[in-house]
A computed fold for a 71-nucleotide RNA from an Elusimicrobiota bacterium, annotated as transfer RNA.
Its Rfam family is "tRNA". Gene Ontology term of the family: triplet codon-amino acid adaptor activity.
RNA sequence: GCGGGUGUGGUUCAAUGGUAGAACGCGAGCCUUCCAAGCUUGAGACGAGGGUUCGAUUCCCUUCACCCGCU
Numbered sequence: 001g002c003g004g005g006u007g008u009g010g011u012u013c014a015a016u017g018g019u020a021g022a023a024c025g026c027g028a029g030c031c032u033u034c035c036a037a038g039c040u041u042g043a044g045a046c047g048a049g050g051g052u053u054c055g056a057u058u059c060c061c062u063u064c065a066c067c068c069g070c071u
Stems, first nucleotide, its partner, number of pairs: 001070007010024004018054001026042005047063005
């Protein structure tokens, strides 16, 4: 330099154009003599920019980060 892949809460993963979800974790409350466990509840995310569309995590372009291969 060229080609391919991945990118979603703190972490690990879903969601094949129509309200972004789950588990664990975190905060608050309940329970308990206390802790743990359990129960209820809450906050928190689509790597960035643009395009197509009534509507984009999803399709297209560019870009960034990481991984793999070729040279």
The sequence was found in a public genome assembly. Its mean pLDDT, the model's own confidence on a scale to 100, is 83.